[in-house]
Predicted 3D model of a 95-nucleotide RNA (c-di-GMP-I riboswitch aptamer) from a Desulfobacteraceae bacterium. Its Rfam family is "c-di-GMP-I riboswitch aptamer". Its family is annotated with cyclic-di-GMP binding in the Gene Ontology. Rfam's curators write: GEMM was predicted in a large-scale screen for bacterial structured RNA regulatory elements. The coordinates come from a structure-prediction model, not an experiment, and the mean pLDDT is 87.
RNA sequence: GCUCGAUAAAGGUAAACUACACCGAAAGGGUAGGACACAAAGCCACUGGCCUAAUUCUUCUGGAAGUAAAAAGAGAUGGCAGCAGGGCUACCGAA
Repeated sequence: GCUCGAUAAAGGUAAACUACACCGAAAGGGUAGGACACAAAGCCACUGGCCUAAUUCUUCUGGAAGUAAAAAGAGAUGGCAGCAGGGCUACCGAA
């Protein structure tokens, strides 16, 4: 240095859930509490996957008509890094 990860040491993160005159259309995020877990549960949406569907489009309905309203569907440009792969970086040091 690479790999690896201990009944080691020092530390770290924080699921569910709760609260909020917080942000967001939502998914989701933030802050505080909390602690299921985590050796990259640090960072990056590049690949696959998953979530949402505001704008938009289509259909349908509507109506004198229509670019209104309703319903259904499609659809990331929005998210999830604690879904996996990949990339980048990093504390400690028993075997």